[in-house]
RNA sequence: AGGGCUGUAGCUCAAUUGGUAGAGUCCCGGUCUCCAAAACCGGUGGUUGCGAGUUCAAGUCCCGCCAGCCCUG
Numbered sequence: 001a002g003g004g005c006u007g008u009a010g011c012u013c014a015a016u017u018g019g020u021a022g023a024g025u026c027c028c029g030g031u032c033u034c035c036a037a038a039a040c041c042g043g044u045g046g047u048u049g050c051g052a053g054u055u056c057a058a059g060u061c062c063c064g065c066c067a068g069c070c071c072u073g
Stems, first nucleotide, its partner, number of pairs: 001072007010025004019056001027043005049065003053061001
């Protein structure tokens, strides 16, 4: 320098080929227990890496940029 993959909740990851952004875990509260752990129930938490475009509607499609990993030279 060229090419590929990834970027979504504190963390690990989904979102079925454009149509209400979710799960597990963590944290908080409750039930249970002599207390705690475990188990069970409930809850908080997101400018979907940044910017721009297309569209009635973008996490998803187009373009640029940034970061990480890998390949080629």
Molecule: transfer RNA
Organism: Candidatus Nanopelagicales bacterium